[in-house]
RNA sequence: AGAUUUCCCACGGGGUGCUGGAACGCAUGGGGCGUUUCGGCUGAGAACAGACCCGCAGGACCUGAACCGGGUAAUGCCGGCGGAGGAAUGAGGAUGGAUGAAUUG
Numbered sequence: 001a002g003a004u005u006u007c008c009c010a011c012g013g014g015g016u017g018c019u020g021g022a023a024c025g026c027a028u029g030g031g032g033c034g035u036u037u038c039g040g041c042u043g044a045g046a047a048c049a050g051a052c053c054c055g056c057a058g059g060a061c062c063u064g065a066a067c068c069g070g071g072u073a074a075u076g077c078c079g080g081c082g083g084a085g086g087a088a089u090g091a092g093g094a095u096g097g098a099u100g101a102a103u104u105g
Stems, first nucleotide, its partner, number of pairs: 001099001005094003009090002011055004017041010061086003067080004
């Protein structure tokens, strides 16, 4: 000097689905739709909590995708696609028995 790991600060990026009941509103020949609310499923997160995840990237998230296979009460539930194509950063501290360089013996 420094790979790596990590902390803090500031700034920024991102998702919010499926489903049962109730109330209200809308629509309807009959299957319905929307809002609020109480539950169930997966998940870090299923909306207003400045929570959670992520910021150079095989792992936030988006696109392909009304995709393919499996499974489920159902779903963007699981797997594939996928090391795919995109995707939001700067400063400082710690570490440094990775490694390199210099000096001395």
Description
Predicted 3D model of a 105-nucleotide RNA (TPP riboswitch aptamer (THI element)). Its mean pLDDT, the model's own confidence on a scale to 100, is 79. Its Rfam family is "TPP riboswitch aptamer (THI element)". Rfam's curators write: Vitamin B(1) in its active form thiamin pyrophosphate (TPP) is an essential coenzyme that is synthesised by coupling of pyrimidine and thiazole moieties in bacteria. Gene Ontology term of the family: thiamine pyrophosphate binding.